[in-house]
RNA sequence: GCUGAAAUAGCUCAGUCGGUAGAGCAACGCACUCGUAAUGCGUAGGUCGAAGGUUCGAUUCCUUUUUUCAGCA
Numbered sequence: 001g002c003u004g005a006a007a008u009a010g011c012u013c014a015g016u017c018g019g020u021a022g023a024g025c026a027a028c029g030c031a032c033u034c035g036u037a038a039u040g041c042g043u044a045g046g047u048c049g050a051a052g053g054u055u056c057g058a059u060u061c062c063u064u065u066u067u068u069c070a071g072c073a
Base pairs, nucleotide, nucleotide: 001072002071003070004069005068006067007066010025011024012023013022019056027043028042029041030040031039049065050064051063052062053061
C1' cells in the first nucleotide's frame, strides 16, 4: 500500500427484509440469614466510533472518515 472483519450499557456480546435497543456478568435497592456469601425479586445505566446522505422513520441501506484485528504484498 491492497483486501476483509470489528466498533452497541462499566465488561463480554446479541439485535434474521429499516419501525420506541436487549441478555449475561458487574453496580445499587429489597427479601432471605444472627451476620456474610449464595439465592430470589426489582432498579438504574446507551447521542449504537464520528460526519453526511436516502427515507415518514436508520444500530440496520449508501458515501466519507477514525481506531483495532487478520490476511496479502